[in-house]
RNA sequence: UGCGUCAAGGGCGAUGGAGUUCGCCAUAAUUGCUACAAAAUAGCUGAUAACUCCUGUAGAAGU
Repeated sequence: UGCGUCAAGGGCGAUGGAGUUCGCCAUAAUUGCUACAAAAUAGCUGAUAACUCCUGUAGAAGU
C1' cells in the first nucleotide's frame, strides 16, 4: 500500500421534525417529471422510500 474476513457502528432513499417498517451504500448510496435529438430553456407534481402524527405551504367551505 492492496485484498479478504469479523466486530462495533455510520450514511443515504427530489425541501422540515418524530415513530415504525423496507431498500441501498463504503467514497459510494443520493441529486423528481414533461416539452426539446441532446443540452440550454420553459412548464408541472409532492414536505413520506412506505404508513402515521406534527410543522410549513396551497385550495375550498364554515365561524